[in-house]
RNA sequence: CGGGGCGUAGCGCAGCCCGGCUAGCGCGCUUGCUUCGGGAGCAAGAGGCCGUGGGUUCAAAUCCCACCGCCCCGACCA
Numbered sequence: 001c002g003g004g005g006c007g008u009a010g011c012g013c014a015g016c017c018c019g020g021c022u023a024g025c026g027c028g029c030u031u032g033c034u035u036c037g038g039g040a041g042c043a044a045g046a047g048g049c050c051g052u053g054g055g056u057u058c059a060a061a062u063c064c065c066a067c068c069g070c071c072c073c074g075a076c077c078a
Base pairs, nucleotide, nucleotide: 001074002073003072004071005070006069007068010027011026012025013024020058029045030044031043032042033041034040051067052066053065054064055063
């Protein structure tokens, strides 16, 4: 330098292809109840500008463009 993949809640991920209820799952976290307590179970709850900016659209996590970060492959230099 060229090609490809990934970026969504504290962690791990789905949703994207085919745009449309208030963006979900597991673990974790908080509160309450059960228990002498630890653990465990049950109930309720908090937590996300969907990497950044722009564009298309009535409407964008989803489509288009640029950029940033990480990973893989290849090339170049030596």